[in-house]
């Protein structure tokens, strides 16, 4: 150098067919207990790596870049 793949919450992930993104852990409040722990219940938390494109409408499709992983050479 050249092919694949992967990037989505504080973590591991879903997100078949394009329509305003969840789950489980955790983290916070409240309920339960004399207190803990469990448990139940509720909030918080995301430029879906970055730009660009096509679409009425992109996480999803298509280009291009980064950052990794893996094969060739």
């Nucleotide at each position: 150098g050249g092919g694949g793949g992967u990037a989505u919450a504080g973590c591991u992930c879903a997100g078949a067919u394009g329509g305003u993104a969840g789950a489980g852990c955790g983290u916070u409040u409240g309920g339960u207990u004399c207190g803990c722990a469990u448990u139940c219940a509720a909030a918080a938390g995301g430029u879906c790596a970055g730009g660009g494109g096509u679409u009425c409408g992109a996480u999803u499709c298509c280009c291009c870049u980064u950052a990794u992983c893996u094969c060739c050479a």

Transfer RNA from uncultured Ruminococcus sp., 73 nucleotides, folded computationally.
It matches the Rfam family "tRNA".
It was read from a public genome assembly.
Model confidence (mean pLDDT): 82 of 100.
NCBI's taxonomy places the organism under Bacteria, Bacillati, Clostridia, Eubacteriales, Ruminococcus.